[in-house]
RNA sequence: GCUUUCGUAGUUCAAAGGUAGAACACUCGACUGAUAAUCGAGCAAUAUAGGUUCGAGUCCUCUCGGAAGCA
Numbered sequence: 001g002c003u004u005u006c007g008u009a010g011u012u013c014a015a016a017g018g019u020a021g022a023a024c025a026c027u028c029g030a031c032u033g034a035u036a037a038u039c040g041a042g043c044a045a046u047a048u049a050g051g052u053u054c055g056a057g058u059c060c061u062c063u064c065g066g067a068a069g070c071a
Base pairs, nucleotide, nucleotide: 001070002069003068004067005066006065007064010024011023012022013021018054026042027041028040029039030038047063049061050060051059
């Protein structure tokens, strides 16, 4: 340099074009003499910029970053 692939809550993963969810973590509350466990509630995300579409996390293009392969 070229090709392929990946990028979604703090972490690990879903969402086959139609309300972005779960688990763990974190915060608050309940329970307890206290802690843990348990139960309830809450917080929190689509790498960036365009395009297609009535509608994009999903399809297309550029850029950025990671991984693999070729040279």

RNAcentral holds the sequence, with entries from ENA. Predicted 3D model of a 71-nucleotide RNA (transfer RNA) from a Candidatus Peregrinibacteria bacterium. Rfam family: tRNA. From the family's description: Transfer RNA (tRNA) molecules are approximately 80 nucleotides in length.